A computed fold for a 572-nucleotide part of an RNA from Hydrogenophilus sp., annotated as large-subunit ribosomal RNA, domain V. Model confidence (mean pLDDT): 81 of 100.
Context: one part of a larger RNA
RNA sequence: CCCCCGUUGGGAAGCGAAGACCCUGUGGAGCUUUACUGCAGCCUGCCGUUGCCUUACAGCUGGGGGUGCGCAGGGUAGGCGGGAGGCUUCGAAGUGCCCUCUCUGGGGGGCAUGGAGCCGUCGAUGAGACACCGCCCAUCCUUAGCUGUAGGGCUAACUGCUUUGCAGGACAGCGGUUGGUGGGCAGUUUGGGUGGGGCGCCACGCUCCCGAAAAGGUAUCGGGAGCGCCCAAAGGUCGGCUCAGGCGGGUCAGAACUCCGCCGUAGAGUGCAAGGGCAAAAGCCGGCCUGACGUGAACCCCCAAAAUAAAGGUUCACGAGCCGAAAGGCGGGCCUAGCGAACCAUCCUGGCCUUUUGGUGAGGCCGGAUGACGUCAGAAAAGCUACCCCAGGGAUAACAGAGUCGUCCCCGGCGAGAGUACAUAUCGACCCGGGGGCUUGCUACCUCGAUGUCGGCUCUCCCCAUCCUGGCCGUGCAGCAGCGGCCAAGGGUGAGGUUGUUCGCCUAUUAAAGGGGAUCGUGAGCUGGGUUUAGACCGUCGUGAGACAGGUCGGUUGCUAUCUGACGGGGG
Numbered sequence: 001c002c003c004c005c006g007u008u009g010g011g012a013a014g015c016g017a018a019g020a021c022c023c024u025g026u027g028g029a030g031c032u033u034u035a036c037u038g039c040a041g042c043c044u045g046c047c048g049u050u051g052c053c054u055u056a057c058a059g060c061u062g063g064g065g066g067u068g069c070g071c072a073g074g075g076u077a078g079g080c081g082g083g084a085g086g087c088u089u090c091g092a093a094g095u096g097c098c099c100u101c102u103c104u105g106g107g108g109g110g111c112a113u114g115g116a117g118c119c120g121u122c123g124a125u126g127a128g129a130c131a132c133c134g135c136c137c138a139u140c141c142u143u144a145g146c147u148g149u150a151g152g153g154c155u156a157a158c159u160g161c162u163u164u165g166c167a168g169g170a171c172a173g174c175g176g177u178u179g180g181u182g183g184g185c186a187g188u189u190u191g192g193g194u195g196g197g198g199c200g201c202c203a204c205g206c207u208c209c210c211g212a213a214a215a216g217g218u219a220u221c222g223g224g225a226g227c228g229c230c231c232a233a234a235g236g237u238c239g240g241c242u243c244a245g246g247c248g249g250g251u252c253a254g255a256a257c258u259c260c261g262c263c264g265u266a267g268a269g270u271g272c273a274a275g276g277g278c279a280a281a282a283g284c285c286g287g288c289c290u291g292a293c294g295u296g297a298a299c300c301c302c303c304a305a306a307a308u309a310a311a312g313g314u315u316c317a318c319g320a321g322c323c324g325a326a327a328g329g330c331g332g333g334c335c336u337a338g339c340g341a342a343c344c345a346u347c348c349u350g351g352c353c354u355u356u357u358g359g360u361g362a363g364g365c366c367g368g369a370u371g372a373c374g375u376c377a378g379a380a381a382a383g384c385u386a387c388c389c390c391a392g393g394g395a396u397a398a399c400a401g402a403g404u405c406g407u408c409c410c411c412g413g414c415g416a417g418a419g420u421a422c423a424u425a426u427c428g429a430c431c432c433g434g435g436g437g438c439u440u441g442c443u444a445c446c447u448c449g450a451u452g453u454c455g456g457c458u459c460u461c462c463c464c465a466u467c468c469u470g471g472c473c474g475u476g477c478a479g480c481a482g483c484g485g486c487c488a489a490g491g492g493u494g495a496g497g498u499u500g501u502u503c504g505c506c507u508a509u510u511a512a513a514g515g516g517g518a519u520c521g522u523g524a525g526c527u528g529g530g531u532u533u534a535g536a537c538c539g540u541c542g543u544g545a546g547a548c549a550g551g552u553c554g555g556u557u558g559c560u561a562u563c564u565g566a567c568g569g570g571g572g
Stems, first nucleotide, its partner, number of pairs: 001572008010564003014559002022393004027389002029385004035188005041181003045177005051154018078136005085119003094113008158168004191204001192202002200221001205227006228376001229271001230333002235289007243267001245263005269278002272338001274336003293319008308377001321330003344371005350366006400447001401445001402443003406440001408436006417427002454529001455527003459521001460518005467492003470487006495507004535553004539548003
């Protein structure tokens, strides 16, 4: 060196399972609810099945009857018409009693008595006779019918039962329809951005400045600020004017009021942010007005270089106007923010079509106005899942690695000061420069078709910034004992109590009981106490399903070794 056997389980980020954690998907499912939209069920008004009798009340219709008072006027004149007569021994006027109405003056009715009249036409009144007849109005009484409401009774529909019957009874039940209730059930939704996601926030629409690298354009949860209006004048036009501030003066006790003179490119003002504009104006004041128009066309912009809508803008044509002597200006506002498609609803001197011959009416189409989607090119919309599932992602988190090193550990420069005196025996502020890669962060570069996650046990190697042991120096080193430093990694660095703990605290020893690394060494070596599934309890939060780096009890740890490494044995 080669071959073989045995053992071991360090490596093959070993084998196993398209990661169960995390995120993403306009993926799924189970569950919840005061999510959305529905459906059973339940309640409920009405109608049908559904009939008879009766009471009260109300309404309507019909019959009968009573009543109807401004003033003037014999007096209690409801309206209109006809009308010269009407009523009466079938009992008039008058009188008595009773009932009723009443405006207290009288009206109506009944009984008795009485025994032959009573009323109208005529004068006063807007209207003429309750003399008589007909119709009508208002109100009251009575009566009949119908309807309704409420109540009572019935039996024959219908229902129940112990069924030649009994009980309930037009209710209930059933059917239809109306309104409500309705996680009992169903279908769904529950946005996006994001130095992972969630929580927070809006950097989700629009305006200004910077970033922006001297054309244009340009990102971040970049920096600084704003808008979601306002104005009938703060709009149009014509005419006139000049501001802020300063100096001097007048007035005054004095002043930022007011007045006069001079200087005054703007230092003012402009409805509101910022930028850019603006002086015989775009600022300030006044006159007259409503163009803060109707209809249409083309183009620009939105959108660098490609594109659509809404919004915005320019020019032109026709019409109707306003201001101005005119030229001319005016389709809102000095400009750049102040906004919204379709559907639907409401409205409109609008245009067109269908239906009937004409008119009216009904329906439809087109157009205009208003109403909102701010997640702002605009679904109709709440949660839980540790019972969970699928597709994917190392496009994206948790472990480990890597990068970085603020944080952490260690060292240094300077030396203010402490050290009685003296910076440097010892300690060392402020400031500055490094090293390490054990802490914690940050980044998201490898791994999500999986590299097993804390601690312990076991076992091996390494580093030195050395705890002990060794050598040496300084000392504020007399000695003993210390303190600080230099060299040094050969060996050693142990045992208990508590806790799952690493760590820490504690105990007794000890020469000393050092700090680290090896995928926070080591689960195809063990353990499984912790964390981190499914069960359950408590506290807290939540209406709830459930949730909690809160606590608590319980809870499957797979693999027969191919290669390689190591160890032992044998052979050549």

Its Rfam family is "Bacterial large subunit ribosomal RNA".